[in-house]
A computed fold for a 72-nucleotide RNA from a bacterium, annotated as transfer RNA. Its mean pLDDT, the model's own confidence on a scale to 100, is 81. Rfam family: tRNA. By type it is a transfer RNA. Rfam's curators write: Transfer RNA (tRNA) molecules are approximately 80 nucleotides in length.
């Protein structure tokens, strides 16, 4: 150079047009002699970045960045 996927909380990871699950971790409470477990409740600056379509975009569409593969 060219072509494919991917990019979503601290991590891992679902959603494929109606405003983001679930887990692990974090916080705080029951229980305990004290812990741990385990059970409850909570957290959370989360959709790489800038158009665009749309009533409404994480989600469809250009573009740019990254990161992975494959071709040359």
């Nucleotide at each position: 150079g060219g072509c494919c996927a991917c990019g979503u909380g601290g991590u891992g990871a679902a959603g494929g047009g109606g405003u983001a699950a679930c887990a692990c971790g974090g916080g705080a409470g029951u229980c305990u002699g004290c812990a741990a477990a385990a059970c409850u409740c909570u957290u959370a600056u989360g959709c790489g970045c800038g158009g665009g379509u749309u009533c409404g975009a994480g989600u469809c569409c250009c573009g740019c960045c990254g990161u992975g593969g494959c071709c040359u």